[in-house]
RNA sequence: GGCGACGUAGCUCAGUGGUAGAGCAGGGGACUCAUAAGCCCUUGGUCGGCAGUUCAACCCUGCCCGUCGCCACUA
Numbered sequence: 001g002g003c004g005a006c007g008u009a010g011c012u013c014a015g016u017g018g019u020a021g022a023g024c025a026g027g028g029g030a031c032u033c034a035u036a037a038g039c040c041c042u043u044g045g046u047c048g049g050c051a052g053u054u055c056a057a058c059c060c061u062g063c064c065c066g067u068c069g070c071c072a073c074u075a
Stems, first nucleotide, its partner, number of pairs: 001071007010024004018055001026042004048064005
């Protein structure tokens, strides 16, 4: 340098045009002599950035940024 995959909650990841979710973590409650586990409730997101398409974009398109992989180049 070329090609490909990925980027969504604090973490691991779903969601692939029509209200952004789960598990874990965090907070609260109940239970218990008390603690933990389990149970109930609950907080938390500019969906990497900027444009475009569309009535409508996490989702489709272009460019950029970042991570990973493969190939190529360079002494």

Model confidence (mean pLDDT): 82 of 100.
Transfer RNA from a Chloroflexota bacterium, 75 nucleotides, folded computationally.
The sequence is in RNAcentral, with records from ENA.
Its Rfam family is "tRNA". Rfam links the family to the GO term triplet codon-amino acid adaptor activity.